[in-house]
Model confidence (mean pLDDT): 84 of 100. A computed fold for a 77-nucleotide RNA from a Chloroflexota bacterium, annotated as transfer RNA. It matches the Rfam family "tRNA". By type it is a transfer RNA. The organism belongs to Chloroflexota, within Bacteria. The sequence was found in a public genome assembly.
């Protein structure tokens, strides 16, 4: 330098045009249960969907660019 893949709650992830002002698990907070703790039950908070633009009636989802990460390739006179 070229090509490909990835980026979503604190963490791990679901999602593939309208069912999503985004769901689940763990963690966190509150209550219940328990002699206490753990486990269990119920509820709650928590994500500008990496960023900028475009397409579309409508974008987390499709397209272009940027940034970062991973992998491969090329170069190494």
């Nucleotide at each position: 330098c070229c090509c490909g893949c990835c980026a979503u709650c604190g963490u791990c992830u679901a999602g593939a045009g309208g069912c999503c002002c985004a769901g689940g698990a763990c963690g966190c907070c509150g209550c219940c249960c328990u002699u206490u703790c753990a486990a269990g039950g119920c509820g709650g908070a928590g994500a500008c969907c990496a960023c900028c633009g475009g397409u579309u009636c409508g974008a987390a989802u499709c397209c272009g660019g940027u940034u970062g990460g991973c992998g491969g390739g090329a170069c190494c006179a």